[in-house]
This is a predicted structure of a 72-nucleotide RNA (transfer RNA) from a Minisyncoccota bacterium.
The sequence was found in a public genome assembly.
It matches the Rfam family "tRNA". From the family's description: Transfer RNA (tRNA) molecules are approximately 80 nucleotides in length. Gene Ontology term of the family: triplet codon-amino acid adaptor activity.
Its mean pLDDT, the model's own confidence on a scale to 100, is 84.
The source organism's lineage runs through Bacteria, Bacillati and Minisyncoccota.
C1' cells in the first nucleotide's frame, strides 16, 4: 500500500426506499408455600460520523472512523 466484508436495544443478530423487530437480558405481574421453568406486559435505540440523491434513507452514492479478512 490494494481488494472485500461488518458497524441497528445491555448481548447476539433480522430489516435492502415507505418512517426499526426478534431471540436472550433487565423491570413488573400472573402461576408455586417459596425458588426455578412457564405464560402476560413495560422499558430500552438520533440505526458508527458527517454530506449528498430523493416527496421519503437504517436501506441508494461519497468521504472518513473503528473491526475482521485476503492480496503485495
Nucleotide at each position: 500500500g490494494g481488494g472485500c466484508c461488518c458497524a441497528u436495544a445491555g448481548c447476539u443478530c433480522a430489516g435492502c426506499g415507505g418512517u426499526a423487530g426478534a431471540g436472550c437480558g433487565u423491570g413488573c405481574g400472573u402461576a408455586u408455600g417459596g425458588c426455578a421453568u412457564g405464560c402476560g406486559c413495560a422499558a430500552g435505540g438520533u440505526c458508527g460520523u458527517g454530506g449528498g440523491u430523493u416527496c421519503a434513507a437504517a436501506u441508494c452514492c461519497c468521504a472518513c472512523u473503528g473491526g475482521g479478512u485476503c492480496c503485495a